[in-house]
Context: one part of a larger RNA
RNA sequence: UUGGGCCUAAAGCAUCCGUAGCCUGCUCCGCAGGUCUUCUGUUAAAUUCAACGGCUUAACCGUUGAGCUGCCGGAGAUACCACGGGGCUAGGAGGCGGAAGAGGUAGACGGUACUCCAUGGGUAGGGGUAAAAUCCUUUGAUCCAUGGAAGACCACCAGUGGCGAAGGCGGUCUACCAGAACGCGCUCGACGGUGAGGGAUGAAAGCUGGGGGAGCGAACCGGAUUAGAUACCCGGGUAGUCCCAGCUGUAAACGAUGCGAGCUAGGUGAUGGAGUGGCUACGUGCCAUUCCAGUGCCGCAGGGAAGCCGUUAAGCUCGCCGCCUGGGGAGUACGGUCGCAAGACUGAAACUU
Numbered sequence: 001u002u003g004g005g006c007c008u009a010a011a012g013c014a015u016c017c018g019u020a021g022c023c024u025g026c027u028c029c030g031c032a033g034g035u036c037u038u039c040u041g042u043u044a045a046a047u048u049c050a051a052c053g054g055c056u057u058a059a060c061c062g063u064u065g066a067g068c069u070g071c072c073g074g075a076g077a078u079a080c081c082a083c084g085g086g087g088c089u090a091g092g093a094g095g096c097g098g099a100a101g102a103g104g105u106a107g108a109c110g111g112u113a114c115u116c117c118a119u120g121g122g123u124a125g126g127g128g129u130a131a132a133a134u135c136c137u138u139u140g141a142u143c144c145a146u147g148g149a150a151g152a153c154c155a156c157c158a159g160u161g162g163c164g165a166a167g168g169c170g171g172u173c174u175a176c177c178a179g180a181a182c183g184c185g186c187u188c189g190a191c192g193g194u195g196a197g198g199g200a201u202g203a204a205a206g207c208u209g210g211g212g213g214a215g216c217g218a219a220c221c222g223g224a225u226u227a228g229a230u231a232c233c234c235g236g237g238u239a240g241u242c243c244c245a246g247c248u249g250u251a252a253a254c255g256a257u258g259c260g261a262g263c264u265a266g267g268u269g270a271u272g273g274a275g276u277g278g279c280u281a282c283g284u285g286c287c288a289u290u291c292c293a294g295u296g297c298c299g300c301a302g303g304g305a306a307g308c309c310g311u312u313a314a315g316c317u318c319g320c321c322g323c324c325u326g327g328g329g330a331g332u333a334c335g336g337u338c339g340c341a342a343g344a345c346u347g348a349a350a351c352u353u
Stems, first nucleotide, its partner, number of pairs: 004324003007307002012321001014201004021194003025088006033081002035077005041071002048066007091191001092188003095184003103177007110154002115149007125136002162169002206247006215241002220236004258320006266298004271293009302309002326353003335346004
């Protein structure tokens, strides 16, 4: 290479946008580049094949013919691919309509609790644990009441509920922005799919500068436990956690399952939209049923090593990309790119088994 694979054995990029490339709806006409047919020429000799011949045979050799593969040129065919032109509407995009949503950004407002401060009441304990001690407290604690300050968070509602490409998103209101579903079938008319490079976004921790700091709390300091206890438990507590600007670019970033399209039994929940019928307290209501979209559970065929998957496929097909090739050495070394650093990305070999 021919091939085999990627949920859990090695293997789907963290996610999306998108350049080149690759792939690509229906129909008509043209052209004849690819494709196919045929002809001329060429394709050295040796080699291959066939017939005949020469060494006693064979191997070997000779003569004649054929063949292989490719190329230039001429003539023709037009189904498919490409190209040029015309048309269509099922893909896609736009428009309109009424609705759903913790989707994003910014601002304003609110709520309980914790902590602290002040004042008043009140007196000897409080706190903590398996038990204790460290700790706080007659300079009046804990507890009760009133007032104030500050920071963080958003109980109940809350739901294998919703939204978002993923990370993620949850008090209320307002403004701005974005996306999806359903319905209409008004407009454009293949404008599409994927996507090497590239770009953007990307939890937590971490880094730089500036603010903020209630609670919690790596490090650290005490008290216990213990043979020891650099821990688990207890009392404190710095960075951090919060905000603004910038960097980092990683996670069991998981559905451990790339994206898009088509096909292949059903049953049963809850969510959003639309239609039909009935009821009505006319409520954006309730019940039944049908369709579409996303979201769960079970399950036929089929698949799978099995667990299991099963119209949300891991079934049957097509297009495009990424990745894998025994374990260790090793996601290490070296080099390169990026980064303030931490480090990230790329990524071996000797040796060993």
A computed fold for a 353-nucleotide part of an RNA from a marine sediment metagenome, annotated as small-subunit ribosomal RNA, central domain. The prediction has a mean pLDDT of 87. RNAcentral holds the full RNA, with entries from SILVA. Rfam family: Bacterial small subunit ribosomal RNA.